[in-house]
RNA sequence: CGGGUAGUAGCGCAGCCUGGUAGCGCACUUCACUGGGGGUGAAGGGGUCGUCGGUUCAAAUCCGGCCUACCCGA
Numbered sequence: 001c002g003g004g005u006a007g008u009a010g011c012g013c014a015g016c017c018u019g020g021u022a023g024c025g026c027a028c029u030u031c032a033c034u035g036g037g038g039g040u041g042a043a044g045g046g047g048u049c050g051u052c053g054g055u056u057c058a059a060a061u062c063c064g065g066c067c068u069a070c071c072c073g074a
Base pairs, nucleotide, nucleotide: 001073002072003071004070005069006068007067010026011025012024013023020057028044029043030042031041032040033039050066051065052064053063054062
C1' cells in the first nucleotide's frame, strides 16, 4: 500500500441480507421468601447502535469518507 472481518447497555452477543417502537443472557437497583449468607421469584433502571456525511416519509440496517482492532496478500 491492496483486500477482508469486526465495532450495538458495565461484560458477552442477537437484530443488518429483506429499512418501520433497539432486544437477549450475565451483571446492577428495589421488593418478597430465608435468622443471616447464598439461592429462588417478581418488578425496575441503563443505549445519542465507532465517527462524519448522503439517500429516504422513515437508517443500527442502504451508499460514501474516516477512526480503531484483528486476519490475508504485497